The prediction has a mean pLDDT of 80. Transfer RNA from Heterosigma akashiwo, 66 nucleotides, folded computationally. Its Rfam family is "tRNA". RNAcentral holds the sequence, with entries from ENA.

RNA sequence: UUUGUAGCUCAGUUGGAUAGAGCGUCGGCCUUCGGAUCCGAAAGUCAUAGGUUCAAAUCCUAUCAA
Numbered sequence: 001u002u003u004g005u006a007g008c009u010c011a012g013u014u015g016g017a018u019a020g021a022g023c024g025u026c027g028g029c030c031u032u033c034g035g036a037u038c039c040g041a042a043a044g045u046c047a048u049a050g051g052u053u054c055a056a057a058u059c060c061u062a063u064c065a066a
Stems, first nucleotide, its partner, number of pairs: 002066003007023004016054001025041004047063005
């Protein structure tokens, strides 16, 4: 100095309303069975703690890890 966001890989456009995608997992459909396709679901205290602000993943400070 850079990075830290779902089990994994990542996005999130100079702060704005309920945080997303792909893969994976689970269930369903289909199939003789399995796979693929399709449909649905679960899974996040956005590394931790403070601060600023009406509002923070986003800005500031410290700490932790790589």
Description:
The organism belongs to Heterosigma, within Eukaryota.